A computed fold for a 477-nucleotide part of an RNA from Eucalyptus virginea, annotated as small-subunit ribosomal RNA, 5' domain. The coordinates come from a structure-prediction model, not an experiment, and the mean pLDDT is 85. Its Rfam family is "Bacterial small subunit ribosomal RNA". The RNAcentral record of the full RNA draws on SILVA.
[in-house]
Context: one part of a larger RNA
RNA sequence: GGAUGAACGCUGGCGGCAUGCUUAACACAUGCAAGUCGUAUGAGAAGUGGUGUUUCCAGUGGCGGACGGGUGAGUAAUGCGUAAGAACCUGCCCUUGGGAGGGGAACAACAGGUGGAAACGGCUGCUAAUACCCCGUAGGCUGAGGAGGAAAAGGAGGAAUCCGCGCGAGGAGUGGCUCACGUCUGAUUAGCUAGUUGGUGAGGCAAUAGAUUACCAAGGCGAUAAUCAGUAGCUGGUCUGAGAGGAUGAUCAACUCAACUGGGACUGAGACACGGCCCAGACUCCUACGGGAGGCAACAGUGGGGAAUUUUCCGCAAUGGGCGAAAGCCUGACAGAGCAAUGCCACGUGGAGGUAGAAGGCCCAUGGGUCGUGAACUUCUUUUCCCGGAGAAGAAGCAAUGACGGUAUCUAGGGAAUAAGCAUCGGCUAACUCUGUGCUAGCAGCCACAGUAAUAUAGAGGAUGCAAGCGUUAUCC
Numbered sequence: 001g002g003a004u005g006a007a008c009g010c011u012g013g014c015g016g017c018a019u020g021c022u023u024a025a026c027a028c029a030u031g032c033a034a035g036u037c038g039u040a041u042g043a044g045a046a047g048u049g050g051u052g053u054u055u056c057c058a059g060u061g062g063c064g065g066a067c068g069g070g071u072g073a074g075u076a077a078u079g080c081g082u083a084a085g086a087a088c089c090u091g092c093c094c095u096u097g098g099g100a101g102g103g104g105a106a107c108a109a110c111a112g113g114u115g116g117a118a119a120c121g122g123c124u125g126c127u128a129a130u131a132c133c134c135c136g137u138a139g140g141c142u143g144a145g146g147a148g149g150a151a152a153a154g155g156a157g158g159a160a161u162c163c164g165c166g167c168g169a170g171g172a173g174u175g176g177c178u179c180a181c182g183u184c185u186g187a188u189u190a191g192c193u194a195g196u197u198g199g200u201g202a203g204g205c206a207a208u209a210g211a212u213u214a215c216c217a218a219g220g221c222g223a224u225a226a227u228c229a230g231u232a233g234c235u236g237g238u239c240u241g242a243g244a245g246g247a248u249g250a251u252c253a254a255c256u257c258a259a260c261u262g263g264g265a266c267u268g269a270g271a272c273a274c275g276g277c278c279c280a281g282a283c284u285c286c287u288a289c290g291g292g293a294g295g296c297a298a299c300a301g302u303g304g305g306g307a308a309u310u311u312u313c314c315g316c317a318a319u320g321g322g323c324g325a326a327a328g329c330c331u332g333a334c335a336g337a338g339c340a341a342u343g344c345c346a347c348g349u350g351g352a353g354g355u356a357g358a359a360g361g362c363c364c365a366u367g368g369g370u371c372g373u374g375a376a377c378u379u380c381u382u383u384u385c386c387c388g389g390a391g392a393a394g395a396a397g398c399a400a401u402g403a404c405g406g407u408a409u410c411u412a413g414g415g416a417a418u419a420a421g422c423a424u425c426g427g428c429u430a431a432c433u434c435u436g437u438g439c440u441a442g443c444a445g446c447c448a449c450a451g452u453a454a455u456a457u458a459g460a461g462g463a464u465g466c467a468a469g470c471g472u473u474a475u476c477c
Base pairs, nucleotide, nucleotide: 001477002476003475004474006473007472008471009470010469013347015345016344017343018342019340020339021305026303027302028301030300031299035063036062037061040060041059044056045055046054072256079183080182081181082180084178085177088175090173093171094170095169096168097167099165101135102134103133104132110125111124112123114121115120141148142147154163155162156161184230185229186228191221192220193219196218197217198216199215200214201213202212233255235253236252237248238247239246240245260281261280262279263278264277283294284293285292286291311337313336315334319333320331321330322329323328350380351379352378353377360371361370362369363368385414386413388411389410390409394404421466422465423464424463425462426447427446428445432461433460434459435458436457442449
């Protein structure tokens, strides 16, 4: 000198764009953050004088809750980065070839009666389906000498047809796996390892594999740093530097790990699942003491910790996502507004003229000098400001649909009107005098200053630097 997710002190006009718990992965009141489909389905309800139509809906069923959002505790390699590989899976989507024949038994809801304070159950009976099961069928699968097991679902419509269903093949994209190299510090950590290293058989997985198991062999790693210990999410990037490097990993993007703590599996194309389940533990709450409920590292918000970090806001209008044939519903993703000079950028706090060099302050050699064209005064302008008027684009090829927002922007009127501070002035380092104090009070980044003439302390006048900021502290280069 540059930089910061900064903080503190003094000060503070406005706009645009960004950013905003770096500490306790501490505990959380309250609200909301994942639903949707009646064109899968049986009942029920509302409405109607009745039929028909319409609407709603607990349950069964389907798809989605594995995405999106937040956090960085753990992890020094089951991670990440770059470059490769072969033994794999893949819902929805695209292309393509065949196919959907026949039959059956249930279970919720519901009804009856019943247990419990509640959470929630248990018993008997009835019932539908794109829920479940059986038979038949197969240019595909497994295996091969013969052989063997294994599919399907309908719905809407007057119809055309549309949406689905099952089995193959290919694609796209996602995911699982393997390997080479790179990836912080410590040797005051030198030896580590028995499923350990390899083989065979068996089981297992979507797939390879000591990933598992029985037997056999005795291997494997290590001074090119194994093992152990400490620290740490990694990268694109960011800061600095002419570069080489050094430091760093907020926001944004990719990957990864965990979701109160520790285990476990279920379902599913995909999880060993943040707002799913089971068990154990700690904590909080309810209880009729028998038993139950909960998990903000989602968005707001609260307490606590801290030098320190925002609203319990608006809207699904746009973009995107889930479901749906669609209308549409849901969406604290997102789009916006609010707060904060936290940062960057832009603008303003007036322009021109104006010497009696006024008053006043300060200095003085008492002549004067300086603040100083600065003010007053004259004249001009209106960025801002105040108050009226008009008023968007963003909406996506009929129309309708805008949270932001009466916002941006344009324009009439008014009046210099509403708007300057902070630090420094001994040298480094731009900028000097007076007064008080008298090794006291104090200053200080280093050298140092102050003991009666202090340009170094305090105040004043003046000056210098930067400016809606300025200075200090912390950290990096």